[in-house]
């Protein structure tokens, strides 16, 4: 784009078209082929006349007609229908050997005769359908007889053979009539000739399969002879072996065929309804009658099936003809009118027939047309949806006002389609004729299913008329609810796990519209089968390799030819359809005239460039000769040396072999190791090479014989002899089969022995087949250049073999051809890359590919001894599968580099007992979160209550908070007391003070009650809607833009590369320049100076004074304090490096090469954390998931685990002594002297909102004393008495004092922090806090050890490399077993189709023979016979059928085999 379509929601008219694609299944009814009295005997029915009868009624073919009969035409068309046919058929051109009823034209007849027969009568038989006997009788029925222009046959003399009458009119003659006779028309006979139609034959075209390769015996010819309308193996009889076939026979499977439809720009594809032409078929199968035509859809005859009647003897019938039924099916109509038109059959004609036709019916089945209203109408009504709550949107849509009436509906009026044939008149022709009958023209009657239909006019009155699909993206159209991976949707890719633009419904919106979707079906888009118009190095896809017949191409050059090729004509290419230009239906659809196409075929005319053919001719292809060369080219045979192994002897001893360690294994029976001699076989070191050779697998010591290709040089010769190659035919690694040797070494199989979770392996000892010869198969490879073979063109530049020139005094140099290699222009390629040895640019000519899997597999063939090996599919099932490139990640690849990453230290953890966290697990509740690293002493810088989010239990309901209303009372605000409750709360009392503004008005606030709502409120879910702020990788050094360059393109380049750094720091060099955020640096602290300034800080100097003290005056010098500032910059010297960057070392410096810590965290990554901090969106609760209280809980314990704390001792415990910090921090605080207490604390209250005052005492040290013990270690536990916070220390707080005195003696396997003021180690502050620190921040004090190094572990960067990974190695994936399903192969069998071979059986039936029975016409010499026919019989041929073998193809089978999808 389409359809003969079909479901599924809807459906107003009308035109014109189509309408069983399935069961060629089966069919009730009904009707679809009859007609003619002008062929002919007649009259059974009806209607008129007529005669008899009183009437019933009877006679009468007389007359209109006419059942049945006889005849004579049709009935072979018309209508259906595709079942069979792959050629006995269609199409298209062409042919000679033929018939033709009824038309047409033309000759020539049309004359005398005979016998019978139906019906009709009377009988018989039968249920019926019918049969059947006698007798009667007509013709255009049926036989003969004259005749034969012409026709047949012909022995060319001659022979054969016909015919039918009926009707009209009609002047003279005849005749009782009836006719005779004249004429005219139909009709008969013979005959030629046309037209139309019919057989017949020939080329040519016309589906798949080779998993179908040979088929044919009447098969190919020929000759005799039958046959037939006809030519012919068409039959037949004999001869002959023909014939057809790779250009696809035979077989097999599907199929009517064309004109044409649909598609397509075309070339094509597909298909063959309707309409046209052909063909074939009529219940299957077989056969002939008849006739002009049949082997006959509404005929005969037999056989099968089926169906129906039956008195059971026997009989009938064929809707694939119009309706109609059943069936079958997703599906396809009325048992309608009419012969008026068209046309057909009869007939002289009226007419009769006529389901062919023409019409209506029925169906949106399809194309066409027209409607379902126009105009105007904002307050943008109302309603629905939606909404950021303002408003949008439905929508000028509706309402409303104003026209119109197409079309439905009612009234009226009304067609074309019908003039023919008939009548009447005139002409004209036949004739004797003005009849009759044709011809012609004028005039005229009659006829119309459709249908009172189109049309056409009036009336009324928006009145009778809109729906389906779809709205993720292809693909025009987007929102809200519902739903939660369910429902469901889906051409396709997908969408749906609580925010669905994709599911379901609602608003909208798109899109066509009396229709819209699905479904099926073609072509198309598909250059996805490539005639036009594809392609094989890697995506499928060059045969393993060559040789060659047929095939198919083929060098220059002359002539002829004229098959292909051009060119002209001519004749066909039916109509109809498509195209173009007209007409007619108001337009279109649709009808019509006319042209044009029909790209074909056939004939027939010419040219002579191409190509062929058939003749001559060259030499450029090709090959032959001659001479030199190289070669691991082949085959045979012989020969050589080196090893490895055996065997013998010899010397000699304890181990030898073997790995990563080992063991098995050899060895004291003497190995291994050495010597000498021997045997045997297989391979040939070193020369050896991206070297040679050869088709190609493949070929290697060395000689000898045989022998096959190549190179290259100069002439000589044949003359196109070539090129590719289907089918064929040779070869063809390794394994591996056969049959015989042979057998050292290696060595599947097999055995030990390691490894290992195993370990049918890799390693190791051993070892057999093989591996080697010789014959003989096998026939395959990643057989690879993954590149079929020939030819010719098209930049170079290097290396190498192999020959041949030139040159050079030479080792050299140039040059040319033939190999081989490596780069590299053009080109080409999707890139990768190919590039004269193409993957370029042509030309030939084989082979091959079409998505992945199922398969290189079944099953069949063909080869093999066998393994197998060739040739080879489908069912199903999948949306990808593949290349080759990019970007990354990833590697038990590489390289480089770096980090407490490892190693080198030091301390720890894990073991023990406590704390504190998590897990489990308990509980009414143990609130919630945090999950490797990057949870676990986290959130929590501090749970008895409160915090608190959690249980139970009381309790309140506009709320414990914010805003707004309206009514009422009050108009401030702060308390105290007393009841009752556990308390929250409820009730009474009761004290002090008396808001604000103001217009002076209880007029506005404000306060409390009540009341109804909006509202509050939630730590309820969602960190996978989110924002904010963390963490991590990681303080790693990366990570990106512009812009220009590369590449189709994903992307690259810069950012790579040589150095170099802490560092993408820096420098060079570079198709890049440049620039951003990250490094750094700027900041803060620390260490050195220096100015500035000196109090609460500080005393050197100078005074005073003291029991003591910066205590006083006084200085600001020094410390210090907090504010500028200065210093360090590889800046100076050497050395190195590239003269660079920089590095190494030095010198000066407080500091030295970032001087030390800190703050500072690029692009991003983990859907990392977090709705329990805060925001926040959408869900959910609203007398509760909200507020409030009381108690409890978060503090549980069989248990695992994290982090810590003290330990375990002498580097230590306990006594004593005593001297040095920092830095915080203090008002409901910090609290001093000073006093009591053993003590925690109390007491007391100076000073200080603090460089004054207080905390505040620093602690490791130092002296003694214990002496290796479960202690004077070590302290949990527990008793007990006490302190101190706090309304409250019972669940559940921290302290003291005395007593108790636990495990633990340095910690498996593992694991962690640390490189300098660090590690360890010692105290000190603060946060938070009424109290509660082993944690957390912070400070200071003593104060170490090691780093050879970068090989390994982890983690990182950069470059590369490989990749089938992309959620990115926790990827990705491979088999097998388990279980479901699905389809296929094998299968003892078994069922059933179709085809053959043999043979038997023979129905109707023609056809041959016979024909003693029967026999009307004719013939005779006539009781009778003849001729000629029939029955009857035989005989061949034959269909259904049986029998017995074989192909063949499909159904189905226990069981089995592998596939596929989950």
């Nucleotide at each position: 784009a389409u359809u003969g379509a079909a479901c599924g929601c809807u459906g107003g008219c009308g035109g014109c078209a189509u309408g069983c694609c399935u069961u060629a299944c089966a069919c009730a009814u009904g009707c679809a082929a009859g007609u003619c009295g002008a062929a002919c005997g007649g009259c059974a029915g009806c209607a008129c006349g007529g005669g008899g009868g009183c009437a019933a009624c009877c006679c009468u073919g007389g007359u209109g007609g006419c059942g049945a009969g006889u005849g004579g035409c049709g009935a072979a068309c018309g209508g259906g229908u595709g079942a069979g046919u792959a050629a006995u058929a269609c199409a298209u051109c062409g042919g000679a050997a033929u018939g033709u009823a009824c038309c047409c034209a033309g000759u020539a007849g049309u004359g005398g005769g005979g016998g019978a027969u139906a019906a009709c009568u009377a009988g018989u038989c039968g249920a019926a359908a019918g049969a059947u006997u006698a007798g009667c009788u007509a013709a255009u029925a049926c036989c003969g007889c004259a005749u034969a222009c012409g026709c047949a046959c012909u022995a060319u003399g001659g022979u054969g053979g016909a015919a039918a009458g009926c009707g009209g009119g009609g002047g003279a003659u005849c005749g009782c009539a009836a006719g005779a006779c004249c004429u005219c028309g139909c009709g008969c006979u013979a005959u030629u000739g046309g037209a139309g139609c019919a057989g017949c034959c020939g080329a040519u075209g016309u589906c798949c399969g080779a998993u179908u390769a040979g088929g044919u015996a009447g098969u190919u010819g020929g000759u005799g002879g039958g046959g037939u309308a006809a030519a012919g193996g068409c039959c037949u009889a004999c001869c002959a072996a023909g014939c057809c076939u790779g250009c696809g026979a035979u077989c097999g499977g599907u199929a009517a065929c064309u004109g044409g439809u649909c598609u397509g720009a075309g070339a094509g594809g597909a298909c063959g309804a309707c309409c046209a032409g052909u063909c074939a078929c009529a219940c299957u199968g077989g056969g002939a009658c008849u006739g002009a035509g049949a082997c006959a859809c509404g005929g005969c005859c037999c056989a099968g099936a089926c169906u129906c009647c039956u008195a059971c003897g026997g009989g009938a019938g064929g809707c694939a003809g119009c309706a109609g039924u059943g069936g079958g099916g997703a599906a396809u109509u009325u048992u309608g009118g009419a012969c008026a038109a068209u046309g057909g059959g009869g007939g002289a004609a009226a007419c009769c027939c006529u389901g062919a036709u023409c019409c209506a019916g029925c169906a949106a089945u399809g194309c066409c047309g027209c409607g379902u209203g126009u105009g105007u109408g904002a307050c943008g009504a109302a309603g629905g949806c939606c909404u950021u709550c303002g408003g949008g949107u439905u929508g000028u849509a509706a309402a409303g006002c104003a026209c119109u009436u197409u079309u439905g509906g009612c009234g009226g009026g009304a067609a074309c389609g019908a003039a023919a044939c008939g009548g009447c008149g005139c002409u004209u022709u036949c004739u004797a004729a003005u009849a009759c009958a044709g011809a012609g023209c004028g005039c005229u009657a009659a006829u119309g299913a459709c249908g009172g239909u189109a049309c056409c006019c009036g009336c009324a009155g928006a009145a009778u008329a809109a729906g389906c699909a779809c709205c993720g993206g292809c693909u025009a159209a987007c929102u809200a609810c519902g739903u939660g991976c369910c429902a469901g949707c889906a051409g396709c890719c997908g969408c749906g796990g609580u925010a669905a633009u994709a599911c379901g419904u609602a608003g909208g919106g798109u899109g066509c519209a009396a229709g819209c979707g699905u479904u099926a079906a073609u072509c198309g888009g598909a250059a996805u089968u490539a005639c036009u118009g594809g392609g094989c190095g890697u995506a499928a896809a060059g045969c393993g390799u060559g040789c060659g017949c047929a095939c198919g191409c083929g060098g220059u050059u002359u002539c002829u030819u004229a098959a292909g090729a051009c060119a002209g004509a001519u004749g066909u290419g039916a109509a109809a359809g498509c195209c173009c230009c007209g007409g007619g239906c108001u337009c279109a659809a649709c009808c019509u005239g006319g042209g044009a196409a029909g790209u074909g075929c056939a004939u027939u005319u010419g040219u002579g460039a191409c190509u062929g053919c058939g003749a001559g001719a060259c030499u450029a292809g090709a090959g032959u000769g001659u001479g030199u060369c190289a070669g691991a080219g082949g085959g045979a045979g012989g020969u050589a040396g080196a090893a490895u192994u055996c065997c013998a002897c010899g010397u000699g001893u304890a181990g030898c072999a073997g790995u990563g360690a080992a063991a098995u294994g050899c060895g004291u029976a003497g190995a291994g190791a050495u010597g000498u001699g021997g045997a045997g076989g297989a391979a040939u070191a070193c020369c050896g090479a991206u070297g040679g050779c050869g088709a190609a697998g493949g070929c290697a010591g060395c000689c000898u014989c045989c022998u096959g290709g190549g190179a290259u040089a100069a002439c000589a010769c044949u003359g196109a002899c070539g090129c590719u190659c289907a089918u064929g035919c040779a070869c063809g690694a390794a394994a591996g089969c056969g049959u015989g040797g042979g057998g050292a070494g290696c060595a599947a199989a097999c055995a030990g022995g390691a490894u290992u979770a195993g370990a049918u392996a890799c390693c190791c000892u051993g070892g057999u087949a093989g591996u080697c010869c010789a014959c003989g198969c096998c026939c395959u490879a990643a057989a690879c250049g993954a590149u079929g073979u020939c030819u010719a063109c098209u930049a170079g530049u290097u290396g190498u073999c192999g020959g041949g020139g030139a040159u050079u005094c030479g080792u050299u140099u140039c040059c040319u051809u033939g190999g081989u290699a490596a780069c590299g222009c053009a080109g080409c390629u999707a890139a990768c890359g190919c590039g004269u040895g193409a993957a370029g640019u042509a030309g030939a000519c084989c082979g091959c590919c079409u998505g992945g899997g199922g398969a290189g597999u079944a099953c069949g063939g063909u080869c093999g001894c066998a393994a197998g090996a060739u040739u080879a599919a489908a069912a199903c099932u999948u949306a990808a599968a593949g290349g080759a490139a990019u970007u990354g990640a990833c590697g038990g690849g590489g390289a480089c580099c770096c980090g407490c990453a490892c190693a080198a230290g030091c301390g720890g953890u894990g073991g023990a007992g406590u704390a504190u966290g998590u897990g489990g697990u308990u509980u009414a509740a143990u609130u919630c979160g945090a999950a490797g690293c990057a949870a676990c002493g986290c959130g929590c810088a501090g749970a008895a209550c409160c915090u608190u989010a959690c249980c139970a239990g009381c309790u309140u309901u506009u709320g414990a908070c914010a805003u707004g209303g309206a009514a009422c009372g009050u108009u401030u605000g702060a308390g105290g007391a007393c009841c009752a409750g556990a308390g929250a709360u409820g009730g009474u009392u009761u004290u002090c003070u008396u808001c604000a503004g103001u217009u002076a008005g209880g007029c506005u606030g404000g306060c409390g009650u009540u009341c109804a709502c909006a509202c509050a409120g939630g730590u309820g879910c969602u960190g996978c809607a989110u924002g904010g702020c963390u963490g991590u990788c990681g303080u790693c050094a990366g990570c990106u833009c512009g812009u220009g360059u590369c590449g189709u393109g994903a992307g690259a380049u810069g950012u790579u590369g040589g150095g170099u750094u802490a560092a993408g720091u820096c420098c060079c060099g570079c198709a890049a320049c440049g620039a951003g955020c990250g490094c750094a640096a700027c900041c803060c602290u620390u260490g050195c100076c220096g100015u500035u300034a000196g109090u609460u800080g500080c005393c050197a100097u100078c005074a005073g004074g003291u029991u003591g003290g910066g205590c006083u005056g006084g200085g600001c010098a020094c410390u210090u304090u907090a504010a500028c500032g200065g210093a360090a910059c590889u800046g100076c010297c050497g050395g190195u490096g590239a003269u660079a960057a920089g590095c190494c070392g030095g010198a000066g410096g407080a500091a030295g090469g970032u001087a030390g810590g800190g703050a500072u965290g690029a692009c991003g990554u983990c859907a990392a954390g977090u709705c329990c901090u805060c925001a926040u969106g959408g869900c959910c609760c609203u007398u509760a998931u909200a507020g409030g209280c009381u108690g409890g809980g978060c503090u549980a314990c069989a248990c695992a685990c994290g982090u810590a704390c003290u330990a375990c001792a002498a580097u230590g415990g306990c006594g004593g002594u005593g001297a040095c910090a920092g830095a915080a921090g203090g008002g409901a605080g910090c609290g001093a002297a000073g006093g009591a207490g053993u003590g925690a604390u109390c007491u007391g209250g100076a000073g200080c909102g603090a460089a004054u005052c207080c905390u505040u005492a620093a602690a490791a040290g130092c002296c003694g004393u214990c002496u290796c013990a479960g202690u004077u270690c070590g302290g949990a536990u527990u008793g007990u008495u006490c302190u101190c916070u706090g309304c409250a220390a019972c669940u559940c707080g921290a302290g003291a004092g005395c007593a108790u005195g636990a495990a633990g003696u340095c910690g498996g396997a593992a694991u962690c922090g640390c490189u300098a003021g660090u590690a360890a180690u010692c105290g000190u502050a603060g946060a938070u806090c009424a109290g509660c620190a082993u944690g957390c921040u912070a400070c200071g004090g003593u104060g170490a050890a090691u780093a050879c190094g970068u090989u390994c572990c982890c983690g990182g960067g950069u470059c590369u490399u490989g990749u089938a990974c992309a959620c990115a190695c926790u990827g990705c994936c491979c088999g097998u077993c388990a279980c479901a399903c699905c389809a296929u192969g094998g299968g003892a069998g078994u069922u059933g189709g179709u085809u053959u071979u043999a043979c038997c059986u023979u129905a109707a039936g023609g056809c041959g023979g016979u024909g003693a029975g029967c026999u009307a016409a004719c013939c005779u010499u006539u009781u009778a016979g003849g001729a000629g026919g029939c029955a009857g019989c035989c005989g061949a041929c034959c269909a259904c059928g049986g029998u017995a073998g074989g192909a063949u193809c499909a159904g189905u089978g226990a069981c089995u085999g592998g596939g596929g999808u989950g």

The prediction has a mean pLDDT of 84.
Small-subunit ribosomal RNA from an uncultured bacterium, 1462 nucleotides, folded computationally.
RNAcentral holds the sequence, with entries from ENA and SILVA.